[in-house]
Context: one part of a larger RNA
RNA sequence: CGCAGGAAACUUGAGGGGUUCAUUCUCUAGUACGAGAGGGCCGAGAAUGACGCACUUCUGGUGUGGCAGUUGUUUCGUCAGAAGCAUCGCUGCGUAGCCAUGUGCGGAAGAGAUAAGCGCUGAAAGCAUCUAAGUGCCAAGCUCCUCCCAAGAUAAGGUUUCCCGGACGUAAGUCCCUAAAGACCCCCGUUAGACCAGCGGGUAGAUAGGUUGGGCGUGUAAGUGCAGUAAUGUGCUCAGCGGACCAAUACUAAUAGGUCGUGAGG
Repeated sequence: CGCAGGAAACUUGAGGGGUUCAUUCUCUAGUACGAGAGGGCCGAGAAUGACGCACUUCUGGUGUGGCAGUUGUUUCGUCAGAAGCAUCGCUGCGUAGCCAUGUGCGGAAGAGAUAAGCGCUGAAAGCAUCUAAGUGCCAAGCUCCUCCCAAGAUAAGGUUUCCCGGACGUAAGUCCCUAAAGACCCCCGUUAGACCAGCGGGUAGAUAGGUUGGGCGUGUAAGUGCAGUAAUGUGCUCAGCGGACCAAUACUAAUAGGUCGUGAGG
C1' cells in the first nucleotide's frame, strides 16, 4: 500500500513444511516342518538404540562477584576490621537463568486409490483366458489421517463485538461543527529480543526499582565476655550476609502531553 467505511478479538484452511527408522527378548511353541541337526509363518506382549520436539521436578554442568576460606602486596596512621590488584588472584559450595549427560513425549492405529503380483466372472475365439464390458485383494511407496506455519490464498475468506453529525443538494459533494471506536508517539518493563517487532503495564496502577516478609544459598558475622603465654577455641549465634525466586506494600519512576484515525461508506 492492497483486501471498496473504520476498528478489536476469535477463526476456516487453499497451499507449504515436519515426521516416515532399526534391533533384541518372551509367549504362541521346541509347535508346523524336518530322519536328525535345527526351527517357523501369522498373532500377542515387553524392552533397547539412534533421531526429533519440549522441559528443568530429580541427577549433573555452568552460574565473572551470592556466601565462606585463604596467599602475596598496597591503602585506610598502627591493632582490629575492611577495600583495591593479582585469570572471577586461588579454593569450596551455590539461587535464578541457560543447558544435557537428566526428565517427559513422538514416529501408534486407521482410511482411500494404486505398482509389480495374485484373483472372480467372462467373451471376442462354442474351448481356454485376471480384461475386452464388469468386479476383488495387495507395498516402508502415493493421497489422507497426525504435528507446525498459513487469507498478499490480489480468488485477499468467515464469525462476533465496537464506532461514526447538522444544513443545502436527486446524488457526487459544499459549508459549519466535530475529531468516534481504536491505534501510535512517549514512558516503566520482559515469558520477548541484534535493531525493529512481540508481550505486560502506564496512577481507575503492582510494570520495574526500593522496602518488608518468605524461600533459597552460604555456614555460626562484627563486637564483646570467658579459657589459653600464644596460635586458637568457645558463649551471645543454626548467626551474619544476599544477583536473578515468591508475595505484600504506591516510597521512587511509568507525569503531563502530542499525533493519526472521521462523520454511515463506489
Molecule: large-subunit ribosomal RNA, domain VI
Organism: Verrucomicrobiota bacterium